[in-house]
RNA sequence: GCAAAGAGCCGGAUGGCCGCGGGGGUGCAAACCUACGAGGAAAGUCCGGACUCCACAAGGCAACGGUGCCGGGUAACGCCCGGCCGGGGAAACCCGAGGGAAAGCGCCACAGAGAACAGACCGCUUCCGCUUGCGGGAGUAAGGGUGAAACGGUGGGGUAAGAGCCCACCGCGUCCUUGGCAACAGGGACGGCACGGCAAGCCCCACCGGGAGCAAUGCCAAAUAGGGACCGCGCGUGAGCAAUCACAGGGCCGCCUUGGCCCGAGCAGGUCCGGGUUGGCAGCUAGAGGGCGACUGGCAACAGGCGCUCUAGAUGAAUGGUCAUCGAACCGGGGCAACCCGGGGAACAGAAUCCGGCUUAUAGGCUCUCUGCGCGU
Numbered sequence: 001g002c003a004a005a006g007a008g009c010c011g012g013a014u015g016g017c018c019g020c021g022g023g024g025g026u027g028c029a030a031a032c033c034u035a036c037g038a039g040g041a042a043a044g045u046c047c048g049g050a051c052u053c054c055a056c057a058a059g060g061c062a063a064c065g066g067u068g069c070c071g072g073g074u075a076a077c078g079c080c081c082g083g084c085c086g087g088g089g090a091a092a093c094c095c096g097a098g099g100g101a102a103a104g105c106g107c108c109a110c111a112g113a114g115a116a117c118a119g120a121c122c123g124c125u126u127c128c129g130c131u132u133g134c135g136g137g138a139g140u141a142a143g144g145g146u147g148a149a150a151c152g153g154u155g156g157g158g159u160a161a162g163a164g165c166c167c168a169c170c171g172c173g174u175c176c177u178u179g180g181c182a183a184c185a186g187g188g189a190c191g192g193c194a195c196g197g198c199a200a201g202c203c204c205c206a207c208c209g210g211g212a213g214c215a216a217u218g219c220c221a222a223a224u225a226g227g228g229a230c231c232g233c234g235c236g237u238g239a240g241c242a243a244u245c246a247c248a249g250g251g252c253c254g255c256c257u258u259g260g261c262c263c264g265a266g267c268a269g270g271u272c273c274g275g276g277u278u279g280g281c282a283g284c285u286a287g288a289g290g291g292c293g294a295c296u297g298g299c300a301a302c303a304g305g306c307g308c309u310c311u312a313g314a315u316g317a318a319u320g321g322u323c324a325u326c327g328a329a330c331c332g333g334g335g336c337a338a339c340c341c342g343g344g345g346a347a348c349a350g351a352a353u354c355c356g357g358c359u360u361a362u363a364g365g366c367u368c369u370c371u372g373c374g375c376g377u
Stems, first nucleotide, its partner, number of pairs: 001373003005369006012326007020037002023034004039348001043359002046357005051213004057258005064209005069083005084098001085096004099204002104202002106198003121144002123140008152170006171193001172191008217282005227273005232267002236247004249263005289310005295304003330343005
């Protein structure tokens, strides 16, 4: 220098004037002054929580949904880190819904003779027949052909030809053993092969899971129409003067057992109370918080303490407009080139209870580390 890989950052700048939002200060008020005011994704709302309300008697079972190699991190996770295994790459490095197919069911398109207790289409061997190069029978899974996949692979022996039929190595399985917390890896012995693939079809195993969401929820308050309690009138059965209790009957709590709860009479009446709609206030932004600096433990994710610093809170929903100067990409012209002249005028997007993640969008630019090749010293 070229090519490639990984990690991270910035993403228009400065100033003037006019405005908008919620704070603070002065002031009786009007008003004035003052600092602050979108993002790396504020997005999708896909996971996990905080918070709030509702539900929740116990045990067991079932159903539904989710997760799925091992270890660690975390408030938690389907996230992150470190490993293992498999695959890709020459390498840096990248990718993987990565438990179980000897519990059971189901499926395996097209092609092919045959697709899972398999299978003779061509071929090979042998026997028979005759019209002597064809037909038929038997054997054969070594070779060809089909396919994503053909019932272990390679080599040797063996055989009529063949075949785990026999042997060696590899693969596979069982047992033992060494290392490792583990996933797993190495070694040994035995077994002639019994066990094709798909669980991202049902299923099995282990673990996790109440529901709804800031339009949650709490407080204040008007009109109208509902609702409730008491009084009055009225009233299934039994007891009681009565309040009330018990019972028959009905319903609910996923199911079962024990058990629990509710209904069980109404009314153009009277008095009182309460909720919702709508409006206002709270919730509301200082929190498992962000940034910078150095420290301790850890390979790391991360954890711990220290110092400094930062902090939108709107609700028909602020965060903007304009002017000046500078300006990246890009376009045109010139130049061997560095560069010069003219034009041009900045990606995706934009808070709505908050936080941790993931995913998606993003013009252009910058930094660091690593791999390979080439050149120079």
About this RNA
Predicted 3D model of a 377-nucleotide RNA (Bacterial RNase P class A) from Shimia isoporae. The coordinates come from a structure-prediction model, not an experiment, and the mean pLDDT is 76. Lineage of the source: Bacteria > Alphaproteobacteria > Rhodobacterales > Roseobacteraceae > Shimia.